Context: one part of a larger RNA
RNA sequence: CUGGGUGUAAAGCGCGCGCAGUGGCCUUGUAAGUCAGUGGUGAAAUCCCCCGGCUCAACCGGGGAAUUGCCUCUGAAACCGCAGGGCUUGAGUAUGGGGAGGAGGAAGGCGGAAUUCCUGGUGUAGCGGUGAAAUGCGUAGAUAUCAGGAGGAACAUCGGUGGCGAAGGCGGCCUUCUGGACCAAUACUGACACUGAGGCGCGAAAGCGUGGGUAGCAAACAGGAUUAGAUACCCUGGUAGUCCACGCCCUAAACGAUGGGCACUAGGUGUGGGGACCGUAUGGUUUCUGUGCCGAAGCUAACGCAUUAAGUGCCCCACCUGGGGAGUACGGCCGCAAGGUUGAAACUC
Numbered sequence: 001c002u003g004g005g006u007g008u009a010a011a012g013c014g015c016g017c018g019c020a021g022u023g024g025c026c027u028u029g030u031a032a033g034u035c036a037g038u039g040g041u042g043a044a045a046u047c048c049c050c051c052g053g054c055u056c057a058a059c060c061g062g063g064g065a066a067u068u069g070c071c072u073c074u075g076a077a078a079c080c081g082c083a084g085g086g087c088u089u090g091a092g093u094a095u096g097g098g099g100a101g102g103a104g105g106a107a108g109g110c111g112g113a114a115u116u117c118c119u120g121g122u123g124u125a126g127c128g129g130u131g132a133a134a135u136g137c138g139u140a141g142a143u144a145u146c147a148g149g150a151g152g153a154a155c156a157u158c159g160g161u162g163g164c165g166a167a168g169g170c171g172g173c174c175u176u177c178u179g180g181a182c183c184a185a186u187a188c189u190g191a192c193a194c195u196g197a198g199g200c201g202c203g204a205a206a207g208c209g210u211g212g213g214u215a216g217c218a219a220a221c222a223g224g225a226u227u228a229g230a231u232a233c234c235c236u237g238g239u240a241g242u243c244c245a246c247g248c249c250c251u252a253a254a255c256g257a258u259g260g261g262c263a264c265u266a267g268g269u270g271u272g273g274g275g276a277c278c279g280u281a282u283g284g285u286u287u288c289u290g291u292g293c294c295g296a297a298g299c300u301a302a303c304g305c306a307u308u309a310a311g312u313g314c315c316c317c318a319c320c321u322g323g324g325g326a327g328u329a330c331g332g333c334c335g336c337a338a339g340g341u342u343g344a345a346a347c348u349c
Base pairs, nucleotide, nucleotide: 003321004320005319006318007303008302012317014202015201016200017199021194022193024087025086026085027084028083029082030081033079034076035075036074037073039071040070041069048064049063050062051061052060053059090192091189092188093187094186095185098183099182104178105177106176107175108174109173110172111155116150117149118148119147120146121145122144126137127136163170164169207248208247209246210245211244212243216242217241221237222236223235224234259316260315261314262313263312264311267294268293269292270291271290272289273288274287275286276285277284278283298305299304322349323348324347331342332341333340334339
């Protein structure tokens, strides 16, 4: 490079924005690409074809073809490009509009339940914990119970194969700021689109830096058990951490293990948001947009997928190419570090 592939066999970048790349319908022009022809050149030998010379062949001679290329000129104008004009289906915008929904994001404020701690009251010998115990707590009055207070973290029920978000993710209530999607009716712009190597941004948890905070939980650690041992599982404690602010880290079974876009291809049933019609009492029919299940054709090695495709096609990107060595070494880049990213070979089966 090509072929074949990427749900589970090797393989979809964690996710987005986006320069380069590719690009709808009609029309006019141009002629760079493209196509046809002319001329020049493309040395000879070699290769291929035909004929001939050595008794054949190798070898040699002659002719042809080929030399797929480059340049010049003439022409064609469908396609691609470029320039001009137009269109509305792709895409988008607007409502002086209207409708409804949502744990989408950020900041501020507020609330109740519960745990723990503190103070006081009642009260007395236990509490706690387990398979059973012990460590532990308690006559300096615990556990239990009542009242008051402090503080931190998380928001039961509602809650739902419910919703929102590009992904990570998002759940008490209120306010402010703010992003996106959906439905309906019109109007407008006129290809403004798709994808996206590099690039830029976001990115759970853990971890790191500085400062704060710390109720509960809890790596490490200590003790008690268990056990042959027990550097564990169980128990009693307990520090980082978990929380906040700012700055890093950039990974994941970052999963639907399924990249994005567009179009097409039986249905049935549930559910979220909106519309239309009928009915009007719950409802019925239909349509758009999500989200599930079951299934036709088709696909698949099978499992399974099946209008939310893994079906049928087109466009673009990423990635794979036997197992181990190895996501290692070396080098580069990034990072405070931990490490991340890019990523081999020898050797071996």
Predicted 3D model of a 349-nucleotide part of an RNA (small-subunit ribosomal RNA, central domain) from an uncultured bacterium. Its mean pLDDT, the model's own confidence on a scale to 100, is 85. The RNAcentral record of the full RNA draws on Greengenes. It matches the Rfam family "Bacterial small subunit ribosomal RNA".